RNA sequence: CUUAUCCGGAGUGACGGAGGGAACAGGCCCUGUGAAGUCCGACAACCUGCUUUUGACAAAGUAAGGUGCCAAAUCCUGCGGUAUAUCCGAAAGAUGAG
Numbered sequence: 001c002u003u004a005u006c007c008g009g010a011g012u013g014a015c016g017g018a019g020g021g022a023a024c025a026g027g028c029c030c031u032g033u034g035a036a037g038u039c040c041g042a043c044a045a046c047c048u049g050c051u052u053u054u055g056a057c058a059a060a061g062u063a064a065g066g067u068g069c070c071a072a073a074u075c076c077u078g079c080g081g082u083a084u085a086u087c088c089g090a091a092a093g094a095u096g097a098g
Stems, first nucleotide, its partner, number of pairs: 001098006011040001013039003019030003024078004041070001043068001046066003049062005074092001079089003
């Protein structure tokens, strides 16, 4: 840079010890009934592998490998449609594959 997805799912664990929800702004929240982080575990099924079905494309399943992820829609708003927003789209961001 291209492309797909982003209202689903997942901890009464151990260590840790004060912050966290991407950045900025405004809100609203989580948190000593224990934040971040690490380990373990779980969840999920994007890629690989494997199984079944199919003439094929492909579909269904599985969860071993590579990622990812485990409060709230990507927590909400910010730009446009537009007069309103619980609507639609964009931007930005996150993750996978290339």
This is a predicted structure of a 98-nucleotide RNA (SAM riboswitch aptamer (S box leader)) from a bovine gut metagenome. Its Rfam family is "SAM riboswitch aptamer (S box leader)". Gene Ontology term of the family: regulation of gene expression. The coordinates come from a structure-prediction model, not an experiment, and the mean pLDDT is 83.